About this RNA
A computed fold for a 107-nucleotide RNA from a Halanaerobiaceae bacterium, annotated as SAM riboswitch aptamer (S box leader). It matches the Rfam family "SAM riboswitch aptamer (S box leader)". From the family's description: The SAM riboswitch is found upstream of a number of genes which code for proteins involved in methionine or cysteine biosynthesis in Gram-positive bacteria. It was read from a public genome assembly, where an Rfam model found it. The model forms 97% of the base pairs in the Rfam consensus.
[in-house]
RNA sequence: CCCUUAUCAAGAGUGGUGGAGGGACCUGGACCGAUGAAACCCGGCAACCAGCUUUCCAUGGAAAGUAUGGUGCUACAUCCAGCAGGAAGAUUCCUGGAAGAUAAGAG
Numbered sequence: 001c002c003c004u005u006a007u008c009a010a011g012a013g014u015g016g017u018g019g020a021g022g023g024a025c026c027u028g029g030a031c032c033g034a035u036g037a038a039a040c041c042c043g044g045c046a047a048c049c050a051g052c053u054u055u056c057c058a059u060g061g062a063a064a065g066u067a068u069g070g071u072g073c074u075a076c077a078u079c080c081a082g083c084a085g086g087a088a089g090a091u092u093c094c095u096g097g098a099a100g101a102u103a104a105g106a107g
Stems, first nucleotide, its partner, number of pairs: 001107001003105006013042001015041003021032002026082004043074003048070003051066007078099001083096006
């Protein structure tokens, strides 16, 4: 980089440094930010993978728990829409897709 599978409306700070931008890209919309953005540190959340414990089935699995290790995450639905279909009717709602993010695995 590409492919496969799963998940993406839950949860997580009155902290420190920092000092103007930010939420993936493009367009549009609605937002956050000097009452302090990004980034880093600390703290925290979660339970995808591994580990460990217990139980059940039986040579390997399943479930529950734990939070030791590897990641991840820590405004807003992945902030919303963009493409297709449907419902109602003139702008709303629903479903799916595309794109993206994360984990585990294959090339």